[in-house]
Context: one part of a larger RNA
RNA sequence: GCCAAGGAGUUAAUGGCAGUGGCAAGGCGAGAGCCGAAGCGAAAGCGAAUUAGCGCGCAGUACAAGCGAGGCGCACCGUGUGAAAACGCGGAUAGUCACUGCUUUUAGACCUGAAGCUGAUGUGAUCUAUACUCUGGCAGGGCGAAGCCGGCCUGACGGUUGGUGGAGGCCCGCAACCGGUGCUAGUAUAUCUGCUCGGGUGACCGGAGUAUAGGGGUGAUAGUCCAAUCGAACUCAGCAAUAGCGGGUUCCCCUCGAAAUGUCCCUCAGGACAGCCUCAAUGGAGGCAGGUUAAGGGGUAGAGCACUGAUUAGGUGAGAUGGCCUCGAAAGGGGUCACCAUCUUGUCAAACUCCGAAUCUUUAACCACCGUAGAAGUUGGGAGUCGGUUUGUACCGGGUAAGCUGGUACGUCGUUACGGGAAGAACCGUGACUAUGGUUAAGGUCCCAAAAUUCUGGCUAAGUGUGAAAUGAAGGAGUCACCAGUCUAAAACAGCUGGAAGGUAGGCUUAGAAGCAGCCAUCCUUUAAACAACGCGUAAUAGCGGACCAGUCUAGAUUGCUGAUUCUGAAGAUAAACGGGACUCAAGCCGGAUACCGAAACCAUAGAGUUCCGCCGCAAGGCGGAAUUUGGUAGGGGGGCGGACUGGCGGGGCGGAAGCAUGGCCAUGAGGUCAUGUGGACCUGUCAGCCACGAAUAUCUUGGU
Numbered sequence: 001g002c003c004a005a006g007g008a009g010u011u012a013a014u015g016g017c018a019g020u021g022g023c024a025a026g027g028c029g030a031g032a033g034c035c036g037a038a039g040c041g042a043a044a045g046c047g048a049a050u051u052a053g054c055g056c057g058c059a060g061u062a063c064a065a066g067c068g069a070g071g072c073g074c075a076c077c078g079u080g081u082g083a084a085a086a087c088g089c090g091g092a093u094a095g096u097c098a099c100u101g102c103u104u105u106u107a108g109a110c111c112u113g114a115a116g117c118u119g120a121u122g123u124g125a126u127c128u129a130u131a132c133u134c135u136g137g138c139a140g141g142g143c144g145a146a147g148c149c150g151g152c153c154u155g156a157c158g159g160u161u162g163g164u165g166g167a168g169g170c171c172c173g174c175a176a177c178c179g180g181u182g183c184u185a186g187u188a189u190a191u192c193u194g195c196u197c198g199g200g201u202g203a204c205c206g207g208a209g210u211a212u213a214g215g216g217g218u219g220a221u222a223g224u225c226c227a228a229u230c231g232a233a234c235u236c237a238g239c240a241a242u243a244g245c246g247g248g249u250u251c252c253c254c255u256c257g258a259a260a261u262g263u264c265c266c267u268c269a270g271g272a273c274a275g276c277c278u279c280a281a282u283g284g285a286g287g288c289a290g291g292u293u294a295a296g297g298g299g300u301a302g303a304g305c306a307c308u309g310a311u312u313a314g315g316u317g318a319g320a321u322g323g324c325c326u327c328g329a330a331a332g333g334g335g336u337c338a339c340c341a342u343c344u345u346g347u348c349a350a351a352c353u354c355c356g357a358a359u360c361u362u363u364a365a366c367c368a369c370c371g372u373a374g375a376a377g378u379u380g381g382g383a384g385u386c387g388g389u390u391u392g393u394a395c396c397g398g399g400u401a402a403g404c405u406g407g408u409a410c411g412u413c414g415u416u417a418c419g420g421g422a423a424g425a426a427c428c429g430u431g432a433c434u435a436u437g438g439u440u441a442a443g444g445u446c447c448c449a450a451a452a453u454u455c456u457g458g459c460u461a462a463g464u465g466u467g468a469a470a471u472g473a474a475g476g477a478g479u480c481a482c483c484a485g486u487c488u489a490a491a492a493c494a495g496c497u498g499g500a501a502g503g504u505a506g507g508c509u510u511a512g513a514a515g516c517a518g519c520c521a522u523c524c525u526u527u528a529a530a531c532a533a534c535g536c537g538u539a540a541u542a543g544c545g546g547a548c549c550a551g552u553c554u555a556g557a558u559u560g561c562u563g564a565u566u567c568u569g570a571a572g573a574u575a576a577a578c579g580g581g582a583c584u585c586a587a588g589c590c591g592g593a594u595a596c597c598g599a600a601a602c603c604a605u606a607g608a609g610u611u612c613c614g615c616c617g618c619a620a621g622g623c624g625g626a627a628u629u630u631g632g633u634a635g636g637g638g639g640g641c642g643g644a645c646u647g648g649c650g651g652g653g654c655g656g657a658a659g660c661a662u663g664g665c666c667a668u669g670a671g672g673u674c675a676u677g678u679g680g681a682c683c684u685g686u687c688a689g690c691c692a693c694g695a696a697u698a699u700c701u702u703g704g705u
Stems, first nucleotide, its partner, number of pairs: 001705006011107003015103009026035003039046002050075001053074004060067002076091006110248004117238004122234002129212009138202001140172003143168001147164007177199003182195002185193002214230001216226002251640006261274005275385002277382006286370002290367008302355001303353002308349003313344005321338007388413001390411001392410007418429003433607007443597003446581003452594001454593006465583002475568007483560005495552005501525003506520003531546001534545003608630002610627007641694001643691001645689008659678008
């Protein structure tokens, strides 16, 4: 892990509400008594019995007028406060007892789970820490302290040298023994093994016995160790400790259906009240989600500079004003930059406004819609919710930004399946009772893969693209289109052929300067045309083109603006974001057209359920009608299935009960039923009562495997 069995809202008391039943101004109890029939006031204390006084009016009744239980309004009464006016509470009665259901509170209170706290004349020192008593162990080798002896030196003390000697928390050491550094070895291994490494006569290592005990011991101190347990052992008890936290919580169908917000809280993982959901009662005619009109509200978007501030460039003016410069011996003068006022000019504002929308909102009328098949309102029972999300749309704060963060309104998901978007919580389409058939939506129609290799006009050559988006600039380079200008049959533009001269080498400068280093000037003539020269070139000339002109040729040429489209600019870790194949007058992009495919949407047919209404029926129910009816988490409400036991009334069984196995059939479902085999003695329907009653999950428990 799997299988089987076990396994979680119970019981008592208490308060509330609902249902059913008994009796009723009383009910219950053996009784004491309890609850109710009177309240108000802090208290002293006072105390409602309106003969239900007047009106409206639902249901109902009724030919109608009307009457009218319950209901509502006005009056009136009791009491408290008050000088009073007036206001608060109460009054025209319904309770009580039992059972059942839901729920509150108190109890372990749905089950399970701590770390911990406390107690014990409780158990532990066979592990380990330390100590004491007795006792055991340490191959071999090396170094060679003191002391002692001899020689030599010495006046002496002593020195020196050679031996002897055998000290030591000395040395070497895979001896024993003790340890445990690295291999992050041995696949895993609650301390084992191997290799490697440390100690190895000592503060050494053992054995046996004894001692110290839990806020205590022991400790060469690491909070170490005290039996695989230690920043307070273990065992049992208090104990089902407590847990605002985690996990789990068992059959079916029908119906409605949330919230992630406000306020307060030692409050932020939790509560309380309100809001939002549900069920019941009451109520009895209006309601208000949409639109139009009218009358109001307002200071946003925008705009503006009239105020408050910010702010560009100027003009003019004033002065016991400030800084700097300047003239002067000084007084004082002049200039300039500020400052102030004003004029012109150019801007800006969430906390500016001379202005000012759309949307929004209030009230009224009308239209639409909902409502006597019962709306609005009111009262009560039961909740859940207080972590929201968002690449949606619109908007506002923080931030360089974020699949970031704080908010507002609506939508979505949450609690929503289905189709599309390759895949996908939130995007697009659309809200799924069951079955069958058809038509569409979004999106698509070459193949994967349902449907156009459809029609029509352009563009793109980059595989651009085939994404709505999923970045792409300045700059550079193509192509297409619209518009506008200029030249052109008196021949343009491009190409080819020819000419492109003379004064003159203009003057100056300069070694030189001849169109072409530089400066100045830039005329005249001949001409079809030809520059006092646009470029290359030379030391300077020369030379080669260009402007300009003619010939040849022939019909468009050229410039600009705008738009479209493509290339380049353009760098990332898989072929690596067309879903893939693949696609080029597309299967790409921009227009136009007609078909088709495509969902649980829409339509049709058949059927089932829900709520309400009518008729029939004692009832269960039947027949018919209405619905903008049937997605649904938390949660509320309703109706059922199955199990155990007991009682009433029934039924089956050795001619084969239960159980088990296999198969068929029925029901929306929990489930029911039949047949066959096995089995071998009990089983079951219905109406009631009662319950330690339903498992897939809890690192659930026990057993098996």